The RNA shown here (Glycine riboswitch aptamer) has 84 nucleotides and comes from uncultured Devosia sp. Model confidence (mean pLDDT): 76 of 100. Its Rfam family is "Glycine riboswitch aptamer". Rfam describes the family as follows. This family represents the bacterial glycine riboswitch. The RNAcentral record of the sequence draws on MGnify.
[in-house]
C1' cells in the first nucleotide's frame, strides 16, 4: 500500500419554502432546497517541537474550517488483530 473483521469522538432532529404521502380538513412524517447557528477526525491549507548544517524540505490528537459534517444509519482521522 490492498482487502477482511472489531473498535473508533465533536455539533441545531434550529427556522423558513417546495413536493409528495396522510387527512373532511390540519399538525405529526418523508425528499429536497434556503437562511441563521454550531463541530473537526475524511480531504485541504497553516504551522510549534524536531529532523535533515543554512535555503528549503519534512512535519502534532495543535491552529483555519475551503471541502466535509451536526437524530439513527453511512461517513470517519486513528487503534487492535489476522491476512496478500
Nucleotide at each position: 500500500c490492498c482487502a477482511g473483521c472489531g473498535g473508533g469522538a465533536g455539533a441545531c432532529g434550529c427556522u423558513c419554502c417546495g413536493u409528495c404521502a396522510u387527512c373532511a380538513g390540519a399538525c405529526a412524517g418523508a425528499c429536497g432546497g434556503a437562511g441563521g447557528g454550531c463541530c473537526g477526525a475524511a480531504g485541504g491549507c497553516g504551522a510549534a517541537a524536531c529532523c535533515g548544517c543554512c535555503c528549503c524540505g519534512g512535519a502534532a490528537a495543535c491552529g483555519c474550517u475551503c471541502a466535509g459534517g451536526c437524530a439513527a444509519a453511512a461517513g470517519g482521522a486513528c487503534c487492535g488483530c489476522a491476512g496478500g